The RNA shown here (transfer RNA) has 72 nucleotides and comes from Acrobeloides nanus. NCBI's taxonomy places the organism under Eukaryota, Ecdysozoa, Nematoda, Rhabditida, Acrobeloides. Rfam family: tRNA. The family's RNA type in Rfam is transfer RNA. Its mean pLDDT, the model's own confidence on a scale to 100, is 83.

RNA sequence: GGCUUCAUAGUCUAGUGAUAGAAUACUGGACUCACCAAUCCGGAGGCCCGGGUUCGAUUCCCGGUGAAGUCA
Numbered sequence: 001g002g003c004u005u006c007a008u009a010g011u012c013u014a015g016u017g018a019u020a021g022a023a024u025a026c027u028g029g030a031c032u033c034a035c036c037a038a039u040c041c042g043g044a045g046g047c048c049c050g051g052g053u054u055c056g057a058u059u060c061c062c063g064g065u066g067a068a069g070u071c072a
Base pairs, nucleotide, nucleotide: 001071002070003069004068005067006066007065010024011023013021026043027042028041029040030039048064049063050062051061052060
């Protein structure tokens, strides 16, 4: 330098055109209780950036940035 894949919550990971879910972590309450832990019920928190297509884009297309792999 060419090619391929990837970028979603603090972490990890689904979703692939119609307002984004789980786990874990964080946090409020209940239970227990001397306290913690465990268990149960809640809460907050996210689509890498810019442009295009579309009634509508996390999703499709182009470019950028970053990461991994591969070839030279």